[in-house]
Context: one part of a larger RNA
RNA sequence: UUGGGCGUAAAACGUCUGUAGGUGGCUUUUCAAGUCCACCAUCAAAUCCCAGGGCUCAACCCUGGACAAGCGGUGAAAACUACCAAGCUGGAGUAUGGUAGGGGCAGAGGGAAUUUCCGGUGGAGCGGUGAAAUGCGUAGAGAUUGGAAAGAACACCAACGACGAAAGCACUCUGCUGGGCUGACACUGAAAUUGAGAGACGAAAGCUAGCGGAGCGAAUGGGAUUAGAUACCUCAGUAGUCCCAGCCGUAAACGAUGGAUACUAGGCGUUGUGCAUAUUUGACCCGUUCAGUGCUGUAGCUAACGCGUUAAGUAUCCCGCCUAGAGAGUACGUUCGCAAGAAUGAAACUC
Repeated sequence: UUGGGCGUAAAACGUCUGUAGGUGGCUUUUCAAGUCCACCAUCAAAUCCCAGGGCUCAACCCUGGACAAGCGGUGAAAACUACCAAGCUGGAGUAUGGUAGGGGCAGAGGGAAUUUCCGGUGGAGCGGUGAAAUGCGUAGAGAUUGGAAAGAACACCAACGACGAAAGCACUCUGCUGGGCUGACACUGAAAUUGAGAGACGAAAGCUAGCGGAGCGAAUGGGAUUAGAUACCUCAGUAGUCCCAGCCGUAAACGAUGGAUACUAGGCGUUGUGCAUAUUUGACCCGUUCAGUGCUGUAGCUAACGCGUUAAGUAUCCCGCCUAGAGAGUACGUUCGCAAGAAUGAAACUC
């Protein structure tokens, strides 16, 4: 290794692109490397096995024979894999007609709310809490009304709905731009799949430099609560949150479920196309194909929970990862980073 696993027990890289490598559709041919068959040669002695024999037996010893994978050679077979050559269109792609969408980037515009400022009216409280107090207010607050400014976020529509590889993405309009789905079936003709290394993207927080700063708000200060209260509650409030340029590279980055392909009952929704039906036209209903997204459920699977055509079912291919707990995602070394730290990643001891 034959022969284990990875939803929740240890274990799917956060996600994608893709190099090497692995694996790979249908038909015919070549060849004989893999494969398979026959024969030859070799595989020291001792040992093992078989048949005899010798020590009184046995262990032990002696003689003879046999076995054998493997490696090498010769000849034959040609289904499968590989190779050679030629073709095919179902996988894949290109072109073309449509189509849905908060997919991305940039620019412009908008209203509600909040806060602040400047006026008017007005005159004693406001605010906050379980109850209060700190706080704000006769230097006129709060309330109400007119005006101005600023920054951030976009109510309703809104959905178990859409899009995106994931992170994520929603006020409106414009420009640029990526991908998907679908129809007809024109073209290419296996150009596919997975993917060690590698590269790209990657919430929030954090870092560097410069703008910005309404609200919220780590830290911090005050007031409460309490035995205490470095908290929960409350009044303030800096960094931050926003923008631009660059870093960081981590999350319960979760469907805790890697990707691809094929097969295997249904039922009920919903999104986007198409077909069909009916009609003067248009729209709905009913039926249906493909592609998503949900619920329920058969067979089957599962330790159970549950999964169940969006599989955790039945199979094939490729990659990643796991091997008792704790020590420990630590130490050391290395790489990356401005730093914070990230990545890689033990052992002793102990149960």